Description
The RNA shown here (SAM riboswitch aptamer (S box leader)) has 106 nucleotides and comes from a Sphingobacteriaceae bacterium. It was read from a public genome assembly, where an Rfam model found it. NCBI's taxonomy places the organism under Bacteria, Bacteroidota, Sphingobacteriia, Sphingobacteriales, Sphingobacteriaceae. Its Rfam family is "SAM riboswitch aptamer (S box leader)". Clan: SAM clan.

RNA sequence: GGUUUAUACAGAAGAGGUGAGAGAUCAGGCUCUGUAACCCUCUGGCAACCCGCUUUCAAAUUGAGGCAAGGUGCCAAAUCCUGCUCCGCAAGGAGGACUAUAAAUU
Repeated sequence: GGUUUAUACAGAAGAGGUGAGAGAUCAGGCUCUGUAACCCUCUGGCAACCCGCUUUCAAAUUGAGGCAAGGUGCCAAAUCCUGCUCCGCAAGGAGGACUAUAAAUU
């Protein structure tokens, strides 16, 4: 990198460094940003995918909970929104695609 499955309207920021763009890509919109964003480091935290421990039910390793030491991930805005399809007069709704993350596999 490919494939499969699951999840994505919840949650969680301070300090230091750097110094101009950033929000995945293309387009449109909108937003963040010299009151220093993005990124990096440290510290702190969120969450509960995996591992671990554990409770109850069930009865066979499963379902529903709890904890959070470890492996990841994450800590502006719904994946920031839209783009494709369907429903709808419209507002809007449902689904999909893309992307991201986890786990398994190749």